This is a predicted structure of an 84-nucleotide RNA (transfer RNA) from a Gemmataceae bacterium. It matches the Rfam family "tRNA". It is annotated as a transfer RNA. Lineage of the source: Bacteria > Planctomycetota > Planctomycetia > Gemmatales > Gemmataceae.
RNA sequence: GCCGAGGUGGCGGAAUUGGCAGACGCACUAGAUUCAGGUUCUAGCGCUCGCAAGGGCGUGGAGGUUCAAGUCCUCUCCUCGGCA
Numbered sequence: 001g002c003c004g005a006g007g008u009g010g011c012g013g014a015a016u017u018g019g020c021a022g023a024c025g026c027a028c029u030a031g032a033u034u035c036a037g038g039u040u041c042u043a044g045c046g047c048u049c050g051c052a053a054g055g056g057c058g059u060g061g062a063g064g065u066u067c068a069a070g071u072c073c074u075c076u077c078c079u080c081g082g083c084a
């Protein structure tokens, strides 16, 4: 240099004829249970604005197409594999 695969919450990891982003698991927080801890059960758990109701933003970065983009297109950064 060329070709291929990949980058998604704190972590792993889903979502592909484009249609609620984060299923599911782990971790974490609160409560129940316990003398206490573990186990188990219930609820919660991205960021931000707001007293609240509610709103905005969020898939490596920047643009584009579209009513609608993690998904399609362009540029770019990074990781892994192959070829030279």
Stems, first nucleotide, its partner, number of pairs: 001083007010026003019067001028044005046057004060076005